[in-house]
Context: one part of a larger RNA
Molecule: small-subunit ribosomal RNA, 5' domain
Organism: Vitis hybrid cultivar
RNA sequence: GGAUGAACGUUGGCGGCAUGCUUAACACAUGCAAGUUGGACGGGAAGUGGUGUUUCCAGUGCUGGAUGGGUGAGUAAUGCGUAAGAACCUAUCCUUGGGAGGAGAACAACAUCUGGAAAUAGUUGCUAAUACCCCGUAGGCUGAGAAGCAAAAGGGAAAAUCCGCCCAAGGAUGGGCUCGCGUCUGAUUAGCUAGUUGGUGAGACAAUAGCUUACCAAGGCGAUGAUCAGUAGCUAGUUUGAGAGGAUGAUUAGCCACACUGGGACUAAGACACGACUUAGACUUUUACGGGAGACAAUAGUGGGGAAUUUUUCGCAAUGGGCAAAAGCUUGAUGGAGCAAUGUUGUGUGGAGGUAGAAGGUGCACGGAUUGUGAACUUCUUUUUCUGAAGAAGAAGCAAUGACAGUAUAUGGGGAAUAAACAUCAACUAACUCUAUACCAGUAGUCAUAGUAAUACAGAGGAUGCAAGCGUUAUCC
Numbered sequence: 001g002g003a004u005g006a007a008c009g010u011u012g013g014c015g016g017c018a019u020g021c022u023u024a025a026c027a028c029a030u031g032c033a034a035g036u037u038g039g040a041c042g043g044g045a046a047g048u049g050g051u052g053u054u055u056c057c058a059g060u061g062c063u064g065g066a067u068g069g070g071u072g073a074g075u076a077a078u079g080c081g082u083a084a085g086a087a088c089c090u091a092u093c094c095u096u097g098g099g100a101g102g103a104g105a106a107c108a109a110c111a112u113c114u115g116g117a118a119a120u121a122g123u124u125g126c127u128a129a130u131a132c133c134c135c136g137u138a139g140g141c142u143g144a145g146a147a148g149c150a151a152a153a154g155g156g157a158a159a160a161u162c163c164g165c166c167c168a169a170g171g172a173u174g175g176g177c178u179c180g181c182g183u184c185u186g187a188u189u190a191g192c193u194a195g196u197u198g199g200u201g202a203g204a205c206a207a208u209a210g211c212u213u214a215c216c217a218a219g220g221c222g223a224u225g226a227u228c229a230g231u232a233g234c235u236a237g238u239u240u241g242a243g244a245g246g247a248u249g250a251u252u253a254g255c256c257a258c259a260c261u262g263g264g265a266c267u268a269a270g271a272c273a274c275g276a277c278u279u280a281g282a283c284u285u286u287u288a289c290g291g292g293a294g295a296c297a298a299u300a301g302u303g304g305g306g307a308a309u310u311u312u313u314c315g316c317a318a319u320g321g322g323c324a325a326a327a328g329c330u331u332g333a334u335g336g337a338g339c340a341a342u343g344u345u346g347u348g349u350g351g352a353g354g355u356a357g358a359a360g361g362u363g364c365a366c367g368g369a370u371u372g373u374g375a376a377c378u379u380c381u382u383u384u385u386c387u388g389a390a391g392a393a394g395a396a397g398c399a400a401u402g403a404c405a406g407u408a409u410a411u412g413g414g415g416a417a418u419a420a421a422c423a424u425c426a427a428c429u430a431a432c433u434c435u436a437u438a439c440c441a442g443u444a445g446u447c448a449u450a451g452u453a454a455u456a457c458a459g460a461g462g463a464u465g466c467a468a469g470c471g472u473u474a475u476c477c
Stems, first nucleotide, its partner, number of pairs: 001477004006473005013347006019340002021305001026303003030300002035063001037061001040060002043057004070258003079183004084178002088175002093171007101135002104132001110125002113122003140149003154163003184230003191221003196218008233255004237248004260281005283294004311337001313336002319333001320331004350380004360371003385414004390409001394404001422465004427446002432461004442449002
């Protein structure tokens, strides 16, 4: 000198765009953050004088909930980055070729009864389906062959036909796995390792493999640093530097890991699953003491910690996600508004004229000098400000649909009106005098300064720098 997710002191006009718990992965009151489908299904209810039409709902079924959003605890390699590979899976989507025959039994809801304080559990009886199951069929699978095994569902519409269902092949997308190289510090850590290293058989898996297991062999790693210990999410990037290099990994994007702390599996195309299940533990809470309920590292918000970090806001109008044939529903993703000079950027606090060089202040060699065209005064303008009346784009090609928002913007009127601080002035380092103090009070980044003439402390006048900021502190280059 540059930089920062900064903080503190002091001051503070406005706008645009960004950013905002770096500390306790500490504990959390309350609201909301994942639903959807009646064009799969039986039923219940509302409404109607009745039928028909319509609307709503708990339950069965499908699909989504594995995305989106958060955090960085763990992890020094089961990670990440880069370059390759072979033994794999992939719901939805696209392309292509085929197919959907026959038969059946249940379980919720509902009704009845019972246990329990509750959460909720059980008995008996009835019922539907795109739920479940059996037989048949198969250009698929297994097998050396003989042979064996595996499927389906309907719904809407007056109809054309539309949406679905099953099998097979290919693609796309997404993912699993293997390997080369790179990836912090310590030797005051030198030896480490028995499923350990390899083989054979078997099992498991979507798949390879000590992944698991039985047997056999005795291997495997290591001063090119194994093992152990400490620290740490990695990267694109960011920052500094002429570069080489150093430091760093907020926001944004990619990958990984985690979801009170451990373990476990279920379902599924996909999880060993943040707002699913189960179990143990700690904690909170409830109880009729037998038993239950909970998990903000989603978004707001609270307490605590801290030098320190925002509203318990508006809307699904846009862009996306989920479901649905669609209308649509839903979405704290997201779009906006609010708060904060936290950063960056733009702009203003007036322009022109104006010497009796006024008064006042400071200083003086008492003549003068300086503050200083600065002010007053004259004139002009209105960015901004105040106040009126207009008023968008963003909406996606009939129309309708805008949270932001009566916002941006343009326009009329008023009046220089509403708007400058902060630090420094011995040298480094741009900027100097007076008064007071007297090794005191104090200053200080370094050197140092102050003991009676202090340009170094304090005040004043003046000056310099920067400017809605300025200075200090912390950290990096």